[in-house]
């Protein structure tokens, strides 16, 4: 150096063909219960790596940067 892939809340991961950004875990409150454990109601959290372009309308298309990993020379 090429080529292909990859990037979402603390962590793990979903978002089929562009139009409500979701779940588990984890924190927080509250109740149950001897109990911190454990159950079972609620909550809450500037999450789409960063910048452009295309669209009425991008987490998703397209181009560039950056990281990370992987194949090759």
């Nucleotide at each position: 150096g090429g080529u292909a892939c990859u990037a979402u809340g603390g962590c793990u991961u979903a978002g089929a063909a562009g139009g409500g950004a979701a779940a588990g875990c984890g924190c927080c409150u509250g109740c149950c219960u001897a109990g911190u454990a454990g159950g079972c109601a609620g909550g809450a959290g500037g999450a789409c790596a960063c910048a452009a372009g295309u669209u009425c309308g991008a987490g998703u298309c397209u181009c560039g940067u950056u990281g990370g990993a992987a194949c090759u020379a």
This is a predicted structure of a 73-nucleotide RNA (transfer RNA) from Daphnia pulex. It matches the Rfam family "tRNA". It is annotated as a transfer RNA. The RNAcentral record of the sequence draws on Rfam. The source organism's lineage runs through Eukaryota, Arthropoda, Mandibulata, Allotriocarida and Daphnia. The coordinates come from a structure-prediction model, not an experiment, and the mean pLDDT is 80.